The part of an RNA shown here (large-subunit ribosomal RNA, domain V) has 584 nucleotides and comes from a Gammaproteobacteria bacterium. NCBI's taxonomy places the organism under Bacteria, Pseudomonadati, Pseudomonadota, Gammaproteobacteria.

[in-house]
Context: one part of a larger RNA
RNA sequence: CCCGCAGCUAGACGGAAAGACCCCGUGAACCUUUACUACAGCUUCAUACUGGAUCUUGAAUAUAUUUGUACUGCAUAGGUGGGAGACUGUGAAGCCAGGACGCCAGUUCUGGUGGAGUCAAAAAGAGGAAUACCACCCUGAUGUAUUUGGGGUUCUAACCGAGGUCCGUUAUCCGGAUCCGGGACAGUGUGUGGUGGGUAGUUUAACUGGGGCGGUUUCCUCCCAAAGAGUAACGGAGGAGCGCAAAGGUAUCCUAAGUACGGUCGGAAAUCGUGCGGAUAGUGUAAAGGCAUAAGGAUGCUUGACUGCGAGACAGACACGUCGAGCAGGUGCGAAAGCAGGUCUUAGUGAUCCGGUGGUUCUGUAUGGAAAGGCCAUCGCUAAUCGGAUAAAAGGUACUCCGGGGAUAACAGGCUGAUACCCCCCAAGAGUCCAUAUCGACGGGGGUGUUUGGCACCUCGAUGUCGGCUCAUCUCAUCCUGGGGCUGGAGUCGGUCCCAAGGGUAUGGCUGUUCGCCAUUUAAAGAGGUACGCGAGCUGGGUUUAGAACGUCGUGAGACAGUUUGGUCCCUAUCUGCUGUGGG
Numbered sequence: 001c002c003c004g005c006a007g008c009u010a011g012a013c014g015g016a017a018a019g020a021c022c023c024c025g026u027g028a029a030c031c032u033u034u035a036c037u038a039c040a041g042c043u044u045c046a047u048a049c050u051g052g053a054u055c056u057u058g059a060a061u062a063u064a065u066u067u068g069u070a071c072u073g074c075a076u077a078g079g080u081g082g083g084a085g086a087c088u089g090u091g092a093a094g095c096c097a098g099g100a101c102g103c104c105a106g107u108u109c110u111g112g113u114g115g116a117g118u119c120a121a122a123a124a125g126a127g128g129a130a131u132a133c134c135a136c137c138c139u140g141a142u143g144u145a146u147u148u149g150g151g152g153u154u155c156u157a158a159c160c161g162a163g164g165u166c167c168g169u170u171a172u173c174c175g176g177a178u179c180c181g182g183g184a185c186a187g188u189g190u191g192u193g194g195u196g197g198g199u200a201g202u203u204u205a206a207c208u209g210g211g212g213c214g215g216u217u218u219c220c221u222c223c224c225a226a227a228g229a230g231u232a233a234c235g236g237a238g239g240a241g242c243g244c245a246a247a248g249g250u251a252u253c254c255u256a257a258g259u260a261c262g263g264u265c266g267g268a269a270a271u272c273g274u275g276c277g278g279a280u281a282g283u284g285u286a287a288a289g290g291c292a293u294a295a296g297g298a299u300g301c302u303u304g305a306c307u308g309c310g311a312g313a314c315a316g317a318c319a320c321g322u323c324g325a326g327c328a329g330g331u332g333c334g335a336a337a338g339c340a341g342g343u344c345u346u347a348g349u350g351a352u353c354c355g356g357u358g359g360u361u362c363u364g365u366a367u368g369g370a371a372a373g374g375c376c377a378u379c380g381c382u383a384a385u386c387g388g389a390u391a392a393a394a395g396g397u398a399c400u401c402c403g404g405g406g407a408u409a410a411c412a413g414g415c416u417g418a419u420a421c422c423c424c425c426c427a428a429g430a431g432u433c434c435a436u437a438u439c440g441a442c443g444g445g446g447g448u449g450u451u452u453g454g455c456a457c458c459u460c461g462a463u464g465u466c467g468g469c470u471c472a473u474c475u476c477a478u479c480c481u482g483g484g485g486c487u488g489g490a491g492u493c494g495g496u497c498c499c500a501a502g503g504g505u506a507u508g509g510c511u512g513u514u515c516g517c518c519a520u521u522u523a524a525a526g527a528g529g530u531a532c533g534c535g536a537g538c539u540g541g542g543u544u545u546a547g548a549a550c551g552u553c554g555u556g557a558g559a560c561a562g563u564u565u566g567g568u569c570c571c572u573a574u575c576u577g578c579u580g581u582g583g584g
Stems, first nucleotide, its partner, number of pairs: 001584008010576003014571002022405004027401002029397004035202005041195003045191005051155016068138001078137005085119003094113008159182003163179006205217003214234001218240006241386001242284001243343002248302007258276005282291002285348001287346003306329004312323003318387001331340003354380007362373002412459001413457001414455003418452001420448006429439002466541001467539003471533001472530005479504003482499006506520005547565004551560003
């Protein structure tokens, strides 16, 4: 050096299983509920099957009898028309008794008595003349009849009986007969309102230095923004979701804030005077840019906060958006030239569909109309997730599943080194005195990669995770043992620093613990790295599936770096490596 054999498992990010954790998908499935929408089920009412009688209470119609007070006036005058007479021995006036109505004036009915009249027309008053008489009506009331409702009671003949008896029939079905009990109810059909996780189908946003929680989502202003425009971030600051009939138009006029001094009440600050000042003021509303020719402050007159248009530009993926001279009509102010199509400018907002309202010389399904539609004007959206998925929508999953992702988290590694640990510099001070024996503020400079982090770079078609056991190996910033310097080193004990990694570096109690506390030893009971060494070496107590329970939270399904109990740890070694051994 080559080839074996027997072994061990440190590595081959070993094998196995398109990761179950995590995220994503306008994926799925189950489960929940005061998510949405349906459907069973239950229920309300109406109606049909569904009938009789009676009582009661409404409505309509017919009929009869009644009823009627504004003012004025003898008075309780319903309206209109006809009308000069009407009623009375078939009992008038009056009187008595009773009833009804009533605006308390009276009107009217019945009975008795009575025994011959009573009332109109005419005049006055009044809109209207006799209920003297007749007819047709109105308002309200009463009686009767018919029709039709509501409610109560009752009947029996529909309908019902999982009641008895008998028969078919040797039969706990069914049917028939007959009694009995209910009874127009129940039950069923149709329509309708309610209730309705019982069941079903679904929804339950995105951004995001992982996801969740929080925050945000449209518009305006500034910085970032790198002197054209534009320009991102969960970068830094603020505002808007309107207001104003004057705070708009026009003509004419005016100029602030502050401060010093003076001046009654009057004060730091009111109004007044003088000076300085010069836009620091003001601008409806944030900021920026503007503004004295004022865009700031007043007064007069007013409605251009107009209609039809619009050359041409800005901006821009598109859709939106912005500016606009000028023309026509009619208007306001101004002597006029002119100015005026809102507001100093930039926020004050919402496409399309659907629907409402007004207008319209439009269309109008044989024709005339209408319905309906078009066009013009206008209205209805915290559609605010603001380019708006629907008219209409929340949650749980540890019982889970699928497709993907190292595009994205948890372990380990990597980068970084804020944090951590270690070292050094300066030296105020402490150390009786004396900065530096020892300690060292305020600060400064490094190192390590070991904590907590940041980043998200390999790995999600899998890199098994804490602790223990076993076996270790390295570093030195050394715990012991060794050698030294300084000492605030007398000695014994020490303190601190330098050199040094050869060897060594505990047993028990508690806890899953690492750690820690305690007990007792020891020369000492070191600190770290090695995928927080080591599960194809062991364990499986903890964490981290499925069962169950407590507390808490939640309406609930369920949830909890809260607790408790229980809970499958696979691999026959091909290669590298290592141990032992053999042959050439």
Record summary
Model confidence (mean pLDDT): 84 of 100. Its Rfam family is "Bacterial large subunit ribosomal RNA".